[in-house]
């Protein structure tokens, strides 16, 4: 340089053929339970506005098809593999 393969919360990691992103586990708060803790059970857990109700934004970055993109197409960066 030229295939290919990934890029989603704080990490791991779903999302079937484009039709509610964050399912699920880990971490982290909250709270039983213990004299106390480990453990174990329970609830919360992307950002922003908001007293609530709710609303808006977000899938490495830009842009483009669509009513509708994490998903399809461009170009880019960034990580792994192969080939020279």
């Nucleotide at each position: 340089g030229g295939g290919c393969u990934g890029g989603u919360g704080g990490c791991g990691g779903a999302a079937c053929u484009g039709g509610u992103a964050g399912a699920c586990g880990c971490g982290a708060c909250g709270g039983a339970c213990u004299u106390a803790a480990a453990a174990u059970c329970c609830g919360u857990u992307g950002g922003c506005u908001g007293c609530a109700a709710a609303g808006c934004c977000g899938u490495g970055c830009g842009g483009g098809u669509u009513c509708g993109a994490g998903u399809c197409c461009c170009g880019c960066c960034c990580u792994g593999c192969c080939c020279a």
Molecule: transfer RNA
Organism: Elusimicrobiales bacterium